[in-house]
Molecule: transfer RNA
Organism: Candidatus Hodgkinia cicadicola
RNA sequence: GCGAAAGUAGUUCAACGGCAGAACAUUAGCCUUCCAAGCUAUUGAUGUGGAUUCAAUUUCCAUCUUUCGCU
Numbered sequence: 001g002c003g004a005a006a007g008u009a010g011u012u013c014a015a016c017g018g019c020a021g022a023a024c025a026u027u028a029g030c031c032u033u034c035c036a037a038g039c040u041a042u043u044g045a046u047g048u049g050g051a052u053u054c055a056a057u058u059u060c061c062a063u064c065u066u067u068c069g070c071u
Stems, first nucleotide, its partner, number of pairs: 001070007010024004018054001027041004047063005
């Protein structure tokens, strides 16, 4: 330099173009003499900028980061 892949919650992962979800974690409460465990509830996210569309995590373009391959 060329090509490919992945960016979604604090972490690991989902999501036919049509309300962004699960588990663990955080916080609060219940239980317990206390702690741990357990139960209930809560909080929190689509890498960035554009385009298409009534509507974009999803389609298209550019860009950033990471990884892999070729030279």